[in-house]
RNA sequence: GGGCCUAUAGCACAGUGGUAGUGCGCCCGGUUUGCAUCCGGGAUGCUGGAGUUCGAUUCUCCAUAGGUCCACCC
Numbered sequence: 001g002g003g004c005c006u007a008u009a010g011c012a013c014a015g016u017g018g019u020a021g022u023g024c025g026c027c028c029g030g031u032u033u034g035c036a037u038c039c040g041g042g043a044u045g046c047u048g049g050a051g052u053u054c055g056a057u058u059c060u061c062c063a064u065a066g067g068u069c070c071a072c073c074c
Base pairs, nucleotide, nucleotide: 001070002069003068004067005066006065007064010024011023012022013021018054026042027041028040029039030038047063048062049061050060051059
């Protein structure tokens, strides 16, 4: 330098055009003598910009970051 893949909550992931979810974690309450378990509730999120569309996390383009392969140099 080129190809491909990825970017969604604190962590791991789902969601392929119409309300953004699951598990674990965190906070509050209940239960307990206390802790754990269990039950109920809550906070926190779509990498950035542009385009297409009535409508974009989703499709297109560019950028950024990460991964991987190839090439070059050593």
This is a predicted structure of a 74-nucleotide RNA (transfer RNA) from Candidatus Sungbacteria bacterium RIFCSPHIGHO2_02_FULL_49_20.
Rfam family: tRNA. Rfam links the family to the GO term triplet codon-amino acid adaptor activity. It is annotated as a transfer RNA.
The source organism's lineage runs through Bacteria, Bacteria candidate phyla and Candidatus Sungiibacteriota.
The prediction has a mean pLDDT of 80.
The sequence is in RNAcentral, with records from ENA.